A computed fold for a 379-nucleotide RNA from an Actinomycetota bacterium, annotated as Bacterial RNase P class A. NCBI's taxonomy places the organism under Bacteria, Bacillati, Actinomycetota. A source record names the gene rnpB. It matches the Rfam family "Bacterial RNase P class A". The family's RNA type in Rfam is ribozyme. About the family: Ribonuclease P (RNase P) is a ubiquitous endoribonuclease, found in archaea, bacteria and eukarya as well as chloroplasts and mitochondria. The sequence is in RNAcentral, with records from ENA.
RNA sequence: CGAGCCGGCCGGGCGGUCGCGUCGGCACCGGGGAACCGGUGCCGCCGAGGAACGUCCGGGCUCCACAGGGCAGGGUGGUGGGUAACGCCCACCCGGGGUGACCCGCGGGACAGUGCCACAGAAAGCAGACCGCCGCCGCUAGCGGCGGCAAGGGUGAAACGGUGGUGUAAGAGACCACCAGCGCCCGGGGUGACCCGGGCGGCUCGGCAAACCCCACCCGGAGCAAGGCCAGACAGGGAGCGUUCGAGGGCGGCCCGCCCGAGCUCCCGGGUAGGCCGCUAGAGGCUGUUGGCGACGGCAGCCCGAGAGGGAUGACCGCCCCCUGGGGCGCGGCGACGCGGCCCGGGGACAGAACCCGGCGUACAGGCCGACUCGUCCG
Numbered sequence: 001c002g003a004g005c006c007g008g009c010c011g012g013g014c015g016g017u018c019g020c021g022u023c024g025g026c027a028c029c030g031g032g033g034a035a036c037c038g039g040u041g042c043c044g045c046c047g048a049g050g051a052a053c054g055u056c057c058g059g060g061c062u063c064c065a066c067a068g069g070g071c072a073g074g075g076u077g078g079u080g081g082g083u084a085a086c087g088c089c090c091a092c093c094c095g096g097g098g099u100g101a102c103c104c105g106c107g108g109g110a111c112a113g114u115g116c117c118a119c120a121g122a123a124a125g126c127a128g129a130c131c132g133c134c135g136c137c138g139c140u141a142g143c144g145g146c147g148g149c150a151a152g153g154g155u156g157a158a159a160c161g162g163u164g165g166u167g168u169a170a171g172a173g174a175c176c177a178c179c180a181g182c183g184c185c186c187g188g189g190g191u192g193a194c195c196c197g198g199g200c201g202g203c204u205c206g207g208c209a210a211a212c213c214c215c216a217c218c219c220g221g222a223g224c225a226a227g228g229c230c231a232g233a234c235a236g237g238g239a240g241c242g243u244u245c246g247a248g249g250g251c252g253g254c255c256c257g258c259c260c261g262a263g264c265u266c267c268c269g270g271g272u273a274g275g276c277c278g279c280u281a282g283a284g285g286c287u288g289u290u291g292g293c294g295a296c297g298g299c300a301g302c303c304c305g306a307g308a309g310g311g312a313u314g315a316c317c318g319c320c321c322c323c324u325g326g327g328g329c330g331c332g333g334c335g336a337c338g339c340g341g342c343c344c345g346g347g348g349a350c351a352g353a354a355c356c357c358g359g360c361g362u363a364c365a366g367g368c369c370g371a372c373u374c375g376u377c378c379g
Base pairs, nucleotide, nucleotide: 001375002374003373004372006370007369008368009367010366012320013319014318015317016316017315018314020047021046023044024043025042026041027040028039029038030037031036049350053361054360056359057358058357059356060355061223062222063221064220073219074218075217076216077215078092079091080090081089082088093107094105095104096103097102108214109213113212114211115208116207117206130153131152132149133148134147135146136145137144138143139142161179162178163177164176165175166174180204182201183200184199185198186197187196188195189194227277228276229275230274234270236268237267238266239265240264241263248260249259250258251257284303285302286301287300288299289298290297291296321348322347323346324345325344326343327342329340330339331338332337
């Protein structure tokens, strides 16, 4: 320098003008019986993300249900850890890929049972023989019949171990050696998955559980329209006062006066209409230190603050920044190459809170930092 691999981070900056939303203050109006709320103007503070997204998984919170156990249903699936929890994360094991850094794995059980294995092929699960090889018989000499074989060819994703030898008519784990695989036993290492070594055995046993199924473990349901508080009207219940000893109402506010007059008032109450809360400080972030390989945990200090309910966070201008196409120039170096200005253009993404949090997945112009690998060149 080229190619690659892994991890972390950023994802426009400053200024101006206009606009939008929550909250607080002031002023002026308005709605309501109340609870409370709304409008306009001015001032002030604050105002999206790494994914706020998909709503796939897990939790917090809330209400309902619940002694315990089981059935059904759903989920998870190597081992050991982390965590509030998880299907997430970390470390390791096993298998696969890559020269390598590293990456990928829906990774329990196929001797519990049932089922399936397309096409091709003779044959697809317990055997089987198309071509072929060998022997015998027949005949017109390359065909037929009978029998043996499964080494070779062919089909397939997969054909019942591989190589070499013995053996044979030809052959075959038929037998032998080594290798691979399976099962059992022993020794050693590891918390464990598992690994290493040795011995024995029959010689070899197909795949699919993202088919039913079996095993182990986990899971109660619904969701902020959860739910709580305040509280008209109206069922209902109670108390008091009153009916010529006149409650209450009308005549603009009060008194007198006049008129009408049998009901009126208060409380309880369930919680409808309506209103408010829930609502954002949190399993929060950063820094240091400490334990741990790590995920993560402990301790100390500091910091932050959207909360709408038709749903705001935007637009324009100026200067700058970043990326990029074309042209042209200068500088450094022996060199592979590097750096910096100038001119004319283009571009700056994906996407936006709605109870909160942890994950996963997906989208994304462009850029920064760090560790590592392979190759080439120079010294």